This is a predicted structure of a 98-nucleotide RNA (Guanidine-I riboswitch aptamer). It was read from a public genome assembly, where an Rfam model found it. Rfam family: Guanidine-I riboswitch aptamer. Rfam links the family to the GO term regulation of gene expression. From the family's description: This family represents a conserved RNA structure found upstream of the ykkC and yxkD genes in Bacillus subtilis and related genes in other bacteria. The model forms 100% of the base pairs in the Rfam consensus. The prediction has a mean pLDDT of 83.
RNA sequence: ACUAAAGUUUUCUAGGGUUCCGCAAAUUAUUGUUUGGGCUGGACCGAGAGAAAACUCGCAAGGAUUUGCGGACACGGAAGGAUAAAAGCCUGGGAGAU
Numbered sequence: 001a002c003u004a005a006a007g008u009u010u011u012c013u014a015g016g017g018u019u020c021c022g023c024a025a026a027u028u029a030u031u032g033u034u035u036g037g038g039c040u041g042g043a044c045c046g047a048g049a050g051a052a053a054a055c056u057c058g059c060a061a062g063g064a065u066u067u068g069c070g071g072a073c074a075c076g077g078a079a080g081g082a083u084a085a086a087a088g089c090c091u092g093g094g095a096g097a098u
Stems, first nucleotide, its partner, number of pairs: 007055006015045002020042002022039001023036005056071006073093001075096001079091003
């Protein structure tokens, strides 16, 4: 100095908390109320640097809606923000390091 197809979406995972459900405890006005995520869970959030798929992009071949190949690499805070809340979420392939 370079900000890039280093693209988009979906389904998941590592991970994450506690609005709702469940669970546990307390209360007694009991289909209630309060507390608890130092509750395995249902559901939920969820990766640039995790996975898969679809689309897509580049190149080549082909008359062609098709086919083949390729899409590499990636150390990283603190702080702030969203949501009920937290986080490998977002700021952010940022600052910085190399």